[in-house]
Molecule: transfer RNA
Organism: bacterium
RNA sequence: GUGGCUAUGGUGUAAUGGCAGCACUAGAGUCUGUGGAACUCUCGGUAAGGGUUCAAAUCCCUUUAGCCACC
Repeated sequence: GUGGCUAUGGUGUAAUGGCAGCACUAGAGUCUGUGGAACUCUCGGUAAGGGUUCAAAUCCCUUUAGCCACC
């Protein structure tokens, strides 16, 4: 340099173009003699910039980061 893959809460992982879920963690509460367990509630996310579309995590282009192959 060329081609390909990946990027979603603090972590892991889903999502046929149609309300971004789940689990763990964290915070608050209930319960308990204390703790743990259990239960309830809450916080928090689509790598960046454009485009297509009534509607984009999803489709298209570019960029960034990581990985793989070739050179």